RNA sequence: CAAGUUGGCCGGGUGAUCGCGGCCGGAUCGUCGAUCCGGUCGAGGAAAGUCCGCACUCCAUAGAGCACGGUGCCGGCUAAUAGCCGGGCGGGGAAACCCGACGGCAAGUGCCACAGAGAGGUAAAUUGCCGUGCGCCGGAUCGUGAGGCCCGGCAUGCGGUGAGGGUGAAACGGUGGUGUAAGAGACCACCGGCAGCGGCAGUAAUGUCGCUGGCCAGGCAAACCCCACCGGGAGCAAGGCCAAGUAGGACGUACGGCUUGCGGCGAGACGUCACCGCGAGCGACGGGGUUGCUCGCUCCGUUUUAAGUCCAGGUAGGCUGCAUGAGGUCGCCAGUAAUGGCGGCCCAAGAUAGAUGAUCACCACCCGAAGAGGGUACAGAAUGCGGCUUAUAGGCCAGCUUGGCAC
RNA sequence: GCCCCGUUCGUCUAGUGGCCGAGGACACCGCCCUCUCAAGGCGGAGAUCGCGGGUUCGAAUCCCGCACGGGGCACCA
Numbered sequence: 001c002a003a004g005u006u007g008g009c010c011g012g013g014u015g016a017u018c019g020c021g022g023c024c025g026g027a028u029c030g031u032c033g034a035u036c037c038g039g040u041c042g043a044g045g046a047a048a049g050u051c052c053g054c055a056c057u058c059c060a061u062a063g064a065g066c067a068c069g070g071u072g073c074c075g076g077c078u079a080a081u082a083g084c085c086g087g088g089c090g091g092g093g094a095a096a097c098c099c100g101a102c103g104g105c106a107a108g109u110g111c112c113a114c115a116g117a118g119a120g121g122u123a124a125a126u127u128g129c130c131g132u133g134c135g136c137c138g139g140a141u142c143g144u145g146a147g148g149c150c151c152g153g154c155a156u157g158c159g160g161u162g163a164g165g166g167u168g169a170a171a172c173g174g175u176g177g178u179g180u181a182a183g184a185g186a187c188c189a190c191c192g193g194c195a196g197c198g199g200c201a202g203u204a205a206u207g208u209c210g211c212u213g214g215c216c217a218g219g220c221a222a223a224c225c226c227c228a229c230c231g232g233g234a235g236c237a238a239g240g241c242c243a244a245g246u247a248g249g250a251c252g253u254a255c256g257g258c259u260u261g262c263g264g265c266g267a268g269a270c271g272u273c274a275c276c277g278c279g280a281g282c283g284a285c286g287g288g289g290u291u292g293c294u295c296g297c298u299c300c301g302u303u304u305u306a307a308g309u310c311c312a313g314g315u316a317g318g319c320u321g322c323a324u325g326a327g328g329u330c331g332c333c334a335g336u337a338a339u340g341g342c343g344g345c346c347c348a349a350g351a352u353a354g355a356u357g358a359u360c361a362c363c364a365c366c367c368g369a370a371g372a373g374g375g376u377a378c379a380g381a382a383u384g385c386g387g388c389u390u391a392u393a394g395g396c397c398a399g400c401u402u403g404g405c406a407c
Numbered sequence: 408g409c410c411c412c413g414u415u416c417g418u419c420u421a422g423u424g425g426c427c428g429a430g431g432a433c434a435c436c437g438c439c440c441u442c443u444c445a446a447g448g449c450g451g452a453g454a455u456c457g458c459g460g461g462u463u464c465g466a467a468u469c470c471c472g473c474a475c476g477g478g479g480c481a482c483c484a
Stems, first nucleotide, its partner, number of pairs: 001403010012363007020042010044378001048389002051387005056235004063295004068231005073087005088102001089100004103226002108224002110220003128161006135154005141148002173191006192216001194213008239320004248311004255283001257282008266273002284302007313483003327346008364376004408480007417433004425464001435451005457473005
């Protein structure tokens, strides 16, 4: 100097004039409240997508099981997480680095199309090798002849075999031998992989070493599934308060059983018994609530109708929730780091017809020969926070890897 | 701001890992029939399955991210 890679930061500034919203103070009018003046604060690294986790609120006085959903190597951080940090393993890269959806196929079920002989069924038969039956041809030998025995070749049927070529994403371990009719882990030596048993290192994932074993189809779980852990649901248009206004209608099922208190009535000398009305409790039944189902719990009702559902209608107004927080920033300590602890300082929007702006001048950066002219990215809070993902003109800083040059 | 659904020929729609060389209907073009048109019959053309990435031998289909389109949300009784 170039290329690559990782992390961090900025992403317009200054002045003037006018105009918005919150808060504080003052003045005038004044029932609410309105107007004016002064001060102060006022969009982001993603405010975005709404993908996760939570806070908070309600269901609600709450639980259990099944279903359903989520996560998935190990350790740590955090309020929590599918996040972050560190490590292990696998993959990419020359390296620095980057990516991983990373539990289990020996629990079960399922798929592997087409091609190919063949993709779990110790299966397969294209070519080849061996054996054998029938047929044909040739050679040699024996025989008086019919024919017999041996060798070689061709064609065909049956049996055995699992190496090569080809196909495919993937082909039943590899090399060398023994053995066989021919061949093959059938057997042997070495190697690979798997399983079991141990040693060492490490918190662990895992790594490494040794012994034994039979040779051992493979891939797919972002295939159904199994295992471990986690999960109640809805969401600020949640929810709370006030004001105003109309018009309600339909559906709708279910013991009158027991105990007890009060009162009444009939019989009756008293005690008491039966019946009626009201209230309370228990049981049964019906319905509502709690994501779906069941149990449990709870609320209402058991002939007047409750909760609820459907149809029609009214208001669509005001206040609150509404910003002091798992808050920000600086320093020190601990830790490899994420992060935590201690101390100092700071308070930085709260709209709702939805504020945070408009104009002018100069400067900064970029294009341009130019002082001409033009441009300055992605983009705007709506309950809040911690993350992830996506978009981004241009610029600055630091680290690491590789190559070149010079000293 | 939050919650839910969808995207396949010009249009409307099937398609749930291989026979998808992407099917059907309407529309379009051509031929037949008819005096002519319509109807009818036969045939044809027409889709990078919204975009990108991943899993897999293979994706319209399974998974992740992005883009676009549509719907819903309060109170009273």

Notes: This is a predicted complex of two RNAs, RNase P RNA and transfer RNA, with 484 nucleotides together. The prediction has a mean pLDDT of 75.